[in-house]
Context: one part of a larger RNA
RNA sequence: CUGGGCUUAAAGGGCGCGUAGGCGGGCUCGCAAGUCAGGGGUGAAAUCCUCCGGCUCAACCGGAGAACAGCCUUUGAUACUGCGAGCCUCGAGGAAGGUAGGGGCAUGUGGAACUUCCGGUGGAGCGGUGAAAUGCGUAGAUAUCGGAAGGAACGCCGGUGGCGAAAGCGACGUGCUGGACCUUUUCUGACGCUGAGUGCGCGAAAGCCAGGGGAGCAAACGGGAUUAGAUACCCCGGUAGUCCUGGCCCUAAACGAUGGGUACUAGAUUGUAGACUGACAUGGGUUUACAGUCGAAGCAAAAGUGAUAAGUACCCCGCCUGGGGAGUAUGGUCGCAAGGCUGAAACUC
Numbered sequence: 001c002u003g004g005g006c007u008u009a010a011a012g013g014g015c016g017c018g019u020a021g022g023c024g025g026g027c028u029c030g031c032a033a034g035u036c037a038g039g040g041g042u043g044a045a046a047u048c049c050u051c052c053g054g055c056u057c058a059a060c061c062g063g064a065g066a067a068c069a070g071c072c073u074u075u076g077a078u079a080c081u082g083c084g085a086g087c088c089u090c091g092a093g094g095a096a097g098g099u100a101g102g103g104g105c106a107u108g109u110g111g112a113a114c115u116u117c118c119g120g121u122g123g124a125g126c127g128g129u130g131a132a133a134u135g136c137g138u139a140g141a142u143a144u145c146g147g148a149a150g151g152a153a154c155g156c157c158g159g160u161g162g163c164g165a166a167a168g169c170g171a172c173g174u175g176c177u178g179g180a181c182c183u184u185u186u187c188u189g190a191c192g193c194u195g196a197g198u199g200c201g202c203g204a205a206a207g208c209c210a211g212g213g214g215a216g217c218a219a220a221c222g223g224g225a226u227u228a229g230a231u232a233c234c235c236c237g238g239u240a241g242u243c244c245u246g247g248c249c250c251u252a253a254a255c256g257a258u259g260g261g262u263a264c265u266a267g268a269u270u271g272u273a274g275a276c277u278g279a280c281a282u283g284g285g286u287u288u289a290c291a292g293u294c295g296a297a298g299c300a301a302a303a304g305u306g307a308u309a310a311g312u313a314c315c316c317c318g319c320c321u322g323g324g325g326a327g328u329a330u331g332g333u334c335g336c337a338a339g340g341c342u343g344a345a346a347c348u349c
Base pairs, nucleotide, nucleotide: 004320005319006318007303008302012317014202015201016200017199019197021194022193023192025088026087027086028085029084030083031082033081034080035077036076037075038074039073040072041071042070049065050064051063052062053061054060091191092188093187094186095184096183097182098181099180103177104176105175106174107173108172109171110154114150115149116148117147118146119145120144121143125136126135162169163168207248208247209246210245211244212243216242217241221237222236223235224234259316260315261314262313263312264311267294268293269292270291271290272289273288274287275286276285277284298305299304322349323348324347331342332341333340334339
């Protein structure tokens, strides 16, 4: 390379937009590039293969035939692919009317709790643990009542529930804004799918830079315990940080460890958002989209999966090829740095 694979054995890119490319619905006509058929030319010799022959055989050698990926040219065929033209509506998109939603951004408001401060009551403990101690407290703590300030997070509702491409998103109001779903032969008429290199954008937490902010929590750090020791687990403190604005970083068990799209393939049951039906009933039935559970066939090494496939097929992309060395070295590139991306070999089993 061929082949075979990628939930858990090595292997799905963290997620999207999208360039090139690859692939692409139905009907008709034309062309004949791919494709197919016939003819001609070429395809040196040797080699390979078949048959025959020569060295005693064989290797080797000679002769004949066949073969040679293909290429060129010519005459045709037109099912499929392609190209050109025209048409269609089921794919896709638009329009109209509805629906649900912690989707996003900005801004304002609220209550509970907490901490600090001020004042009142009160008077010896509080706190903490397995037990203690460090710590706080007669300079009046803890407790309790009133007041003020501050920052962060939004209990119940809350769900096996919703939204978002993923990361992720929960108090309430307002403004701006993205998407989804349902219904309607209302319009366009294949406008589609995927997406390398590469590009662009988003991307938890931690971390970095500048400026704010700082209640609680809390790496580091200090102290008290525990212990043989205890650079820990437990306790008392406590700084970065956690929060906001702007700019970086770009990683993750970024997980469904399962790339995206389309079509098809038993059922049962639950939830969410609709539409239709109706003798209008507290219900039943039909049908979409989404989210779950169980499960037939099938698949799978099994666990399991099973219309949300890991089934049956097709299209496009990414990735894997024994363990260690190693996500290391080196080069390149990005970054302020930390480091990221790309990514070996020797050697060894």